[in-house]
Predicted 3D model of a 249-nucleotide part of an RNA (large-subunit ribosomal RNA, domain VI) from Candidatus Defluviibacterium haderslevense. The RNAcentral record of the full RNA draws on ENA. NCBI's taxonomy places the organism under Bacteria, Pseudomonadati, Saprospiria, Saprospiraceae, Candidatus Defluviibacterium. Model confidence (mean pLDDT): 86 of 100. It matches the Rfam family "Bacterial large subunit ribosomal RNA".
Context: one part of a larger RNA
RNA sequence: CGUUGUAACAUUGAAGGGAACUGACUCUAGUACGAGAGGACCGAGUUGGACGUACCGCUAGUGUAUCUGUUGUGCCGCCAGGUGCAAUGCAGAGUAGCUACGUACGGAAUAGAUAAGUGCUGAAAGCAUCUAAGCACGAAGCUAACCUUAAGAUGAGUGUUACUGGGGUCGUAGAAGACGACUACGUUGAUAGGCUACAGGUGUAAGCGUAGUAAUACGUUCAGCUGAGUAGUACUAAUUACCCCUUAG
Numbered sequence: 001c002g003u004u005g006u007a008a009c010a011u012u013g014a015a016g017g018g019a020a021c022u023g024a025c026u027c028u029a030g031u032a033c034g035a036g037a038g039g040a041c042c043g044a045g046u047u048g049g050a051c052g053u054a055c056c057g058c059u060a061g062u063g064u065a066u067c068u069g070u071u072g073u074g075c076c077g078c079c080a081g082g083u084g085c086a087a088u089g090c091a092g093a094g095u096a097g098c099u100a101c102g103u104a105c106g107g108a109a110u111a112g113a114u115a116a117g118u119g120c121u122g123a124a125a126g127c128a129u130c131u132a133a134g135c136a137c138g139a140a141g142c143u144a145a146c147c148u149u150a151a152g153a154u155g156a157g158u159g160u161u162a163c164u165g166g167g168g169u170c171g172u173a174g175a176a177g178a179c180g181a182c183u184a185c186g187u188u189g190a191u192a193g194g195c196u197a198c199a200g201g202u203g204u205a206a207g208c209g210u211a212g213u214a215a216u217a218c219g220u221u222c223a224g225c226u227g228a229g230u231a232g233u234a235c236u237a238a239u240u241a242c243c244c245c246u247u248a249g
Stems, first nucleotide, its partner, number of pairs: 001152001005163007015149004021049007033038001051106005059100004066093005071086006110144003117137004165245005170186005191237003194233005200226003207220005
């Protein structure tokens, strides 16, 4: 821009894309078969490999704004207590998120038309013949079926609602994101921050007291601190406002 009013929401499915893999074991059954040795078809089930999709409850990794220990040195006048730098100084743990080594699920079943092939009936050709007429089977392949995109399918489909309504700028943000875009919210408000409570993490703060010459230990103290998590709460910021379209009839 088109789809012949605009917009929002919900849809049909022409046509595309994806997936499609495979082993071992058990039963049937030591059966059929075979002198024996050996040893099935068909059918039923169990469990794997690789691949794929989703997720983070479990396990595990990361987690440079979380907690703790500790070395050297500078600073806060000194002590105590902190803090900067040294690869995040080094080391031990670790929430959210993101992940796999973790968890769940998938390939199927089924139908139709067929290939090679197997047949029935059956002439040409009194026989024979799966084929010439006719009929029936037959594959991981084809068409559906499963997942998914999808009306620019210009053949532009369908339904519902609204019509003064729809969209944007701006702001607060996001399991969305290069930027646009998308999604939530903007006081008729829980969108983010803060605060409160809790979860989770770390591991028992400082100060004081007690014991010890002291290092240190114990008590107060499962303390103190705490990024992303959960819930609540308008304290802060989403103020005021502006712009575009309004076609048809």